Transfer RNA from Pedinellales sp., 72 nucleotides, folded computationally. The coordinates come from a structure-prediction model, not an experiment, and the mean pLDDT is 82.

RNA sequence: UCUCCAAUAGCUCAGUGAUAGAGCGGAUGACUGUUAAUCAUUAGGUCGGAGGUUUGAAUCCUUCUUGGAGAG
Numbered sequence: 001u002c003u004c005c006a007a008u009a010g011c012u013c014a015g016u017g018a019u020a021g022a023g024c025g026g027a028u029g030a031c032u033g034u035u036a037a038u039c040a041u042u043a044g045g046u047c048g049g050a051g052g053u054u055u056g057a058a059u060c061c062u063u064c065u066u067g068g069a070g071a072g
Base pairs, nucleotide, nucleotide: 001071002070003069004068005067006066007065010024011023012022013021018055026042027041028040029039030038048064049063050062051061052060
């Protein structure tokens, strides 16, 4: 310098055009002599930034940033 991949909740990830979910973790309650486990409820996201396409974008296109892999 070029090519490819990734960026979504605190963490690990799903969601491939129609108002964003799971597991773990957090909070509250139940249960228990207590803790743990278990069960119930609940909080937490302008989907990395900017622009474009579209009636509608996490999703498609362009560019930038960050990280990873490869080639020279």